This is a predicted structure of a 78-nucleotide RNA (c-di-GMP-I riboswitch aptamer) from a Deltaproteobacteria bacterium. The model forms 100% of the base pairs in the Rfam consensus. The sequence was found by an Rfam model in a public genome assembly. The coordinates come from a structure-prediction model, not an experiment, and the mean pLDDT is 85.
RNA sequence: CAUCGAUAAAGCCAAACCCUUUGCGAGAAGGGGGCGGAAUGCUGCGGGUCUCACGAUAGAGAUAGCCGGGUUGCCGAA
Numbered sequence: 001c002a003u004c005g006a007u008a009a010a011g012c013c014a015a016a017c018c019c020u021u022u023g024c025g026a027g028a029a030g031g032g033g034g035c036g037g038a039a040u041g042c043u044g045c046g047g048g049u050c051u052c053a054c055g056a057u058a059g060a061g062a063u064a065g066c067c068g069g070g071u072u073g074c075c076g077a078a
Stems, first nucleotide, its partner, number of pairs: 004076002012037002017032006035065001041071003045068003048063005
């Protein structure tokens, strides 16, 4: 350094739910909260699922905590 992920250490992130705001909607943002995580950081490139519109030959979005890929990063046992 790479692979890997520990009954290690320091930390980090934050599910459901509640409140506020916002969106036609899926959902998103902030606060509380903590199910979990090891990239549950970032990225819509591929797949899946969902929404709007439509009924077609097509369009626009959401989900990264659904999976894969790309990319950045803490620690250093076996």